Context: one part of a larger RNA
RNA sequence: CGCAGGAGAUUUGAGGAGGGCUCUCCCUAGUACGAGAGGACCGGGAGGGACGGACCUCUGGUGUGCCGGUUGUUCCGCCAGGAGCAGUGCCGGGUAGCCACGUCUGGUCGAGAUAAGCGCUGAAAGCAUCUAAGCGCGAAGCCCACUCCAAGAUUAGAUCUCCCAUCCUUCCCGCAGGGGAAGGAGUAAGGCCACAGGAAGACUACCUGUUUGAUAGGCCGCGAGUGGAAGACCUGUAAGGGUUUAAGCUUAGCGGUACUAAUCGGCCGAGGG
Numbered sequence: 001c002g003c004a005g006g007a008g009a010u011u012u013g014a015g016g017a018g019g020g021c022u023c024u025c026c027c028u029a030g031u032a033c034g035a036g037a038g039g040a041c042c043g044g045g046a047g048g049g050a051c052g053g054a055c056c057u058c059u060g061g062u063g064u065g066c067c068g069g070u071u072g073u074u075c076c077g078c079c080a081g082g083a084g085c086a087g088u089g090c091c092g093g094g095u096a097g098c099c100a101c102g103u104c105u106g107g108u109c110g111a112g113a114u115a116a117g118c119g120c121u122g123a124a125a126g127c128a129u130c131u132a133a134g135c136g137c138g139a140a141g142c143c144c145a146c147u148c149c150a151a152g153a154u155u156a157g158a159u160c161u162c163c164c165a166u167c168c169u170u171c172c173c174g175c176a177g178g179g180g181a182a183g184g185a186g187u188a189a190g191g192c193c194a195c196a197g198g199a200a201g202a203c204u205a206c207c208u209g210u211u212u213g214a215u216a217g218g219c220c221g222c223g224a225g226u227g228g229a230a231g232a233c234c235u236g237u238a239a240g241g242g243u244u245u246a247a248g249c250u251u252a253g254c255g256g257u258a259c260u261a262a263u264c265g266g267c268c269g270a271g272g273g
Stems, first nucleotide, its partner, number of pairs: 001152001005163007015149004021049007033038001051106005059100004066093005071086006110144001112142001117137004164272001166185008190268004194210005215261003218257005224250003231244005
């Protein structure tokens, strides 16, 4: 921009994409078959492998603004306690998120038309013949079925709901009521901008919120992590140990709370060829 008024939802599915794998064991059954050795079809059940999808409860990674330990050095006057730098200085752990080595899950079943093949009926050709007419069975394959995208499918679909049925200027038609064309103006439903943000994201888009408010931050509580703060006291000559003390600190999680910031607002948007 189109989809012949303008919007908001929900959809149909033309068409397209994806997926499609496989093994072992058990039962049937040591049965059918076979002299034996061996050893099934059909049907049922149980475990795997690789690959795909989703997820983070568990396990395990990461987790550079979480907690602790520790070396060297500089500084905070000194002690104590800290801060900076050294690859996050190094090391031990670790929330959320993101992940796999973790968890769940998929291939199936079924239907239709067929291939090779196997048949029925059956002539040409009194027989025979699956084929010539006709009919059936028959694949991991094909068309469906399953998952996803999808009306720019210009053949532009469908359903529901909402908004109206203006005004101005110029011109044209008409005797007139009126009808028409072009341009413009405020609006309606609704939308956009802006702003607070987000399991959404390169930007854009998408989603939530904007005081009639829990959108983010702060604060409070909880969870979770670390692992027992500082100070004081006791004890030891001291390094150190103990008590106060499951302490102190704590990012992204959960719940709550208007304290802070989402202010004030602006713009677009129909009149139905």
Source information: This is a predicted structure of a 273-nucleotide part of an RNA (large-subunit ribosomal RNA, domain VI) from a Dehalococcoidia bacterium. The prediction has a mean pLDDT of 88. Taxonomically the source falls in Dehalococcoidia (Bacteria, Bacillati, Chloroflexota).